About this RNA
A computed fold for a 99-nucleotide RNA from Zavarzinia marina, annotated as Glycine riboswitch aptamer. Of the family's consensus pairs, 90% are formed in the model.
RNA backbone atom coordinates (compact mmCIF):
# COMPACT_ATOMS: atom_id res chain seq x y z
C1' N A 1 0.00 0.00 0.00
C1' N A 2 -3.58 -3.53 -1.87
C1' N A 3 -7.27 -7.77 -1.89
C1' N A 4 -11.81 -7.17 1.63
C1' N A 5 -14.96 -5.54 5.56
C1' N A 6 -18.25 -1.65 7.41
C1' N A 7 -20.50 3.67 7.70
C1' N A 8 -21.86 8.03 5.52
C1' N A 9 -24.20 10.78 2.01
C1' N A 10 -24.81 11.23 -3.46
C1' N A 11 -26.12 8.61 -8.22
C1' N A 12 -29.56 4.72 -11.14
C1' N A 13 -32.52 0.86 -10.74
C1' N A 14 -36.60 -0.78 -7.26
C1' N A 15 -42.08 -5.49 -6.23
C1' N A 16 -46.73 -5.74 -3.70
C1' N A 17 -51.89 -5.04 -2.90
C1' N A 18 -59.52 -0.98 -3.22
C1' N A 19 -58.56 5.98 -7.91
C1' N A 20 -63.27 0.91 -2.27
C1' N A 21 -67.61 2.34 0.78
C1' N A 22 -69.81 5.99 3.99
C1' N A 23 -69.95 10.74 7.02
C1' N A 24 -68.49 15.78 7.70
C1' N A 25 -65.66 20.24 6.13
C1' N A 26 -62.94 23.48 2.62
C1' N A 27 -62.78 24.44 -2.69
C1' N A 28 -64.97 24.61 -7.76
C1' N A 29 -69.96 23.81 -10.74
C1' N A 30 -75.09 25.15 -11.20
C1' N A 31 -81.20 24.41 -13.54
C1' N A 32 -80.61 25.90 -6.15
C1' N A 33 -82.90 20.14 -6.89
C1' N A 34 -77.63 18.60 -6.58
C1' N A 35 -72.81 17.11 -8.40
C1' N A 36 -67.28 16.98 -8.75
C1' N A 37 -61.46 16.00 -10.81
C1' N A 38 -58.83 18.25 -5.83
C1' N A 39 -57.40 18.76 -0.38
C1' N A 40 -58.19 17.55 5.01
C1' N A 41 -60.57 14.53 8.84
C1' N A 42 -63.32 10.34 10.76
C1' N A 43 -65.20 5.54 10.67
C1' N A 44 -66.17 0.37 8.20
C1' N A 45 -65.25 -3.76 4.53
C1' N A 46 -61.18 -5.79 1.82
C1' N A 47 -55.67 -6.75 1.32
C1' N A 48 -50.24 -6.04 0.85
C1' N A 49 -44.70 -6.98 2.97
C1' N A 50 -38.96 -4.63 0.68
C1' N A 51 -39.33 1.42 6.20
C1' N A 52 -39.04 0.20 11.21
C1' N A 53 -40.69 -3.21 14.50
C1' N A 54 -41.90 -8.36 17.11
C1' N A 55 -41.82 -13.85 16.59
C1' N A 56 -39.82 -18.57 15.76
C1' N A 57 -35.48 -20.81 13.49
C1' N A 58 -31.13 -23.47 10.39
C1' N A 59 -26.84 -21.72 11.63
C1' N A 60 -22.47 -19.00 14.42
C1' N A 61 -20.48 -17.21 19.35
C1' N A 62 -16.96 -15.81 24.38
C1' N A 63 -21.99 -21.51 24.55
C1' N A 64 -24.45 -18.76 31.26
C1' N A 65 -26.09 -16.58 27.45
C1' N A 66 -26.38 -13.64 23.03
C1' N A 67 -26.59 -12.37 17.63
C1' N A 68 -29.32 -13.96 13.72
C1' N A 69 -33.43 -13.84 7.73
C1' N A 70 -35.54 -11.98 1.94
C1' N A 71 -39.11 -17.29 6.51
C1' N A 72 -43.67 -15.75 9.90
C1' N A 73 -47.34 -11.64 12.18
C1' N A 74 -49.10 -7.27 10.28
C1' N A 75 -48.41 -2.90 15.74
C1' N A 76 -46.69 0.76 12.72
C1' N A 77 -46.33 1.63 7.37
C1' N A 78 -48.78 0.99 2.45
C1' N A 79 -52.81 -0.07 -1.65
C1' N A 80 -53.86 6.08 -8.71
C1' N A 81 -49.83 9.45 -8.98
C1' N A 82 -46.30 11.44 -6.22
C1' N A 83 -43.47 10.37 -1.28
C1' N A 84 -41.22 6.07 0.70
C1' N A 85 -38.86 1.52 -0.54
C1' N A 86 -35.47 -3.97 1.72
C1' N A 87 -32.16 -4.72 -1.69
C1' N A 88 -28.70 -4.74 -5.95
C1' N A 89 -24.97 -1.49 -9.54
C1' N A 90 -21.70 2.71 -10.11
C1' N A 91 -18.66 6.80 -8.10
C1' N A 92 -16.99 9.65 -3.51
C1' N A 93 -16.00 10.56 1.89
C1' N A 94 -14.22 8.33 6.24
C1' N A 95 -12.62 3.69 9.84
C1' N A 96 -10.29 -1.17 9.87
C1' N A 97 -7.08 -4.07 7.00
C1' N A 98 -4.81 -9.55 5.86
C1' N A 99 -1.83 -12.57 1.91
RNA sequence: AUAUUCCCAGUGGGAGAGAUCGGGGCGCCCUCGGGCAGCCCCGGCGCCGAAGGAGCAACCGCCCCGGAAACUCUCAGGCAGAAGGACCGCGGGGAAGAC